[in-house]
Context: one part of a larger RNA
RNA sequence: UGACGGGGGCCCGCACAAGCGGUGGAGCAUGUGGUUUAAUUCGACGCAACGCGCAGAACCUUACCAGCCCUUGACAUGGAGGUCGCGGGCCCCGGAGACGGGGCUCUUCAGUUCGGCUGGACCUCGCACAGGUGCUGCAUGGCUGUCGUCAGCUCGUGUCGUGAGAUGUUGGGUUAAGUCCCGCAACGAGCGCAACCCUUGCCCUAUGUUGCCAGCGGAUCAUGCCGGGGACUCAUGGGGGACUGCCGGUGAUAAACCGGAGGAAGGUGGGGAUGACGUCAAGUCAUCAUGGCCCUUACGCCCAGGGCUACGCACGUGCUACAAUGGCCGGUACAAAGGGCAGCAAACUCGUGAGGGUGAGCGAAUCCCAAAAAGCCGGUCCAAGUUCGGAUUGUAGUCUGCAACUCGACUACAUGAAGGCGGAAUCGCUAGUAAUCGUGAAUCAGCUACGUCACGGUGAAUACGUUCCCGGGCCUUGUACA
Numbered sequence: 001u002g003a004c005g006g007g008g009g010c011c012c013g014c015a016c017a018a019g020c021g022g023u024g025g026a027g028c029a030u031g032u033g034g035u036u037u038a039a040u041u042c043g044a045c046g047c048a049a050c051g052c053g054c055a056g057a058a059c060c061u062u063a064c065c066a067g068c069c070c071u072u073g074a075c076a077u078g079g080a081g082g083u084c085g086c087g088g089g090c091c092c093c094g095g096a097g098a099c100g101g102g103g104c105u106c107u108u109c110a111g112u113u114c115g116g117c118u119g120g121a122c123c124u125c126g127c128a129c130a131g132g133u134g135c136u137g138c139a140u141g142g143c144u145g146u147c148g149u150c151a152g153c154u155c156g157u158g159u160c161g162u163g164a165g166a167u168g169u170u171g172g173g174u175u176a177a178g179u180c181c182c183g184c185a186a187c188g189a190g191c192g193c194a195a196c197c198c199u200u201g202c203c204c205u206a207u208g209u210u211g212c213c214a215g216c217g218g219a220u221c222a223u224g225c226c227g228g229g230g231a232c233u234c235a236u237g238g239g240g241g242a243c244u245g246c247c248g249g250u251g252a253u254a255a256a257c258c259g260g261a262g263g264a265a266g267g268u269g270g271g272g273a274u275g276a277c278g279u280c281a282a283g284u285c286a287u288c289a290u291g292g293c294c295c296u297u298a299c300g301c302c303c304a305g306g307g308c309u310a311c312g313c314a315c316g317u318g319c320u321a322c323a324a325u326g327g328c329c330g331g332u333a334c335a336a337a338g339g340g341c342a343g344c345a346a347a348c349u350c351g352u353g354a355g356g357g358u359g360a361g362c363g364a365a366u367c368c369c370a371a372a373a374a375g376c377c378g379g380u381c382c383a384a385g386u387u388c389g390g391a392u393u394g395u396a397g398u399c400u401g402c403a404a405c406u407c408g409a410c411u412a413c414a415u416g417a418a419g420g421c422g423g424a425a426u427c428g429c430u431a432g433u434a435a436u437c438g439u440g441a442a443u444c445a446g447c448u449a450c451g452u453c454a455c456g457g458u459g460a461a462u463a464c465g466u467u468c469c470c471g472g473g474c475c476u477u478g479u480a481c482a
Stems, first nucleotide, its partner, number of pairs: 001482002003479003007476007015466002019429005026320008034311002042053002064306002067303001070300001073129001077128002079125006087106008109119003131295002134293003140289002142284003145280001147278001152191006158167003171182003197272004202240007212229002216227003243266001246260005322422001326381007338369003343362002348357003388419001393414007435458007
C1' cells in the first nucleotide's frame, strides 16, 4: 500500500422486511449428470454451466459409429503432356450408393503478330503441396460473460517522507453519481458519471396517398363505395417544450432539500443504447484468425445406413393442471407490432376436421396472413377424481418431404393415467410493474416451439423500517496474510 475480520462508523441495492405470484409434490416438454451403447460427436460446471453454443439433428446438417470406396485428393497455386470445346440432357449394365463401364443427343470458346502462340476450360502424369471440427483458450488475436451502470480508476506539476509511498481523491454538507458547494499544500487534467443519440408522453407547423371523412353532393341492402375535402385521426419531416426557470420555507448568505403554482409532463418524466482502470491464467483453437505440436493410401476425402432421439435413476429450466373468480355451448365487442413472389392467399366449393379443389387480389399505409384472446350477454354443469384434468394407448386419416421404421407435426373417433395446491428449502417482481390474456417474427420443406425475441389487451397488492441474511461503496481500526 492492499486484502481480510463472527472490528467500528456512515450509506446504497427486490438485500431483508411488507406484499403478490411461483419453484420444490403430479404428468409432459426440454437441457444436464449418470448409466448404457458399435456410436450415443464436441464444448459449457457456484453466483457468471444445465430451453446454454443449437434463431429448427428424419437424409443433409454431422464433427460420432460400423461398413463400401479414393489417394495431388471435395478445395487453391505452380510445372509437363494431351483435347478444342468445355459442358448440359436422356438411356442401358453392375452396385446400397459413392463409383465403374457403355450408348444417344444438344452445343462447336475468345484473342491472334496465323506460330498449337496466348488465354480459358477439362483430362492425364509426377512433384511441390492441399486437407485436418486433431491437441494446447495455461502460447495468442478477436469477441464475450462477471463484479456492475457499482462510482470509482488514474496522471502532470508542486509539497511531505531516507524509502515503499502519501497528498490531491481526506474533512463539513449534498447527490442517483469523485454530483455539486464550502474548507484544505495543493493546483489542474484524463478515463468513468451526467449531457449529446434512439424511442415514448404534449403542442405548433409543412405535406396529404395507398391513410382520414367533419361539412357539401351522388350511389347502395350495406361499406370512404364515388365526386370531392385537409378540418380531425394517422403517417413522415421540421420546430417548440422542463431549466429547480417561478413562489414560500429550511440551510453556512452556498450546494442542495421540502412544499406550492403553472403545465401534457417536475426535479435523471418513462424505457433503451452506452459498461472506466481492472478482477476471475473466467469462456471460446468447434464462428473466424493464429504460434507451436501432431496425422499425411489417413487423425484427410466420398458414400449409403445407423447414432446425436438410448433409460433403473438424479438435478436444473419450463408448460399443463389439480377446478365454480371455473369447465363447456351459443351470441357479441375492442389491439399493437410484424411477415408475404420458389411467397401471403381472399371469395366460392368438398370434407366432422387436419386439409383438398379452384384461384380474385397483392412485391403491399392499397391485397392477404387475420380469428385477437381474456372481456361482455345468455344457457348449462352442482362439488364428484367430476361435463375438472389431459398423460397414455388403439384405429382411421391429413400435410411437408426422394424418404416420416428407428425419429415429424397435425386431425377425427375411442381410451381416459397421475394429480384434491405440494416437506426441508428456494425464486421473481416496486407500476402500466407483478399477475393474467392472446398476437407476431426469426430459424425453417416440415417440425418435436411448451423455447427465444418482440407486440399489445386487462391490470393489482405492499414498502413501518435498516436490527438481521446477501452483495457493494467511503472513512477508520487490528493483523503473525501478500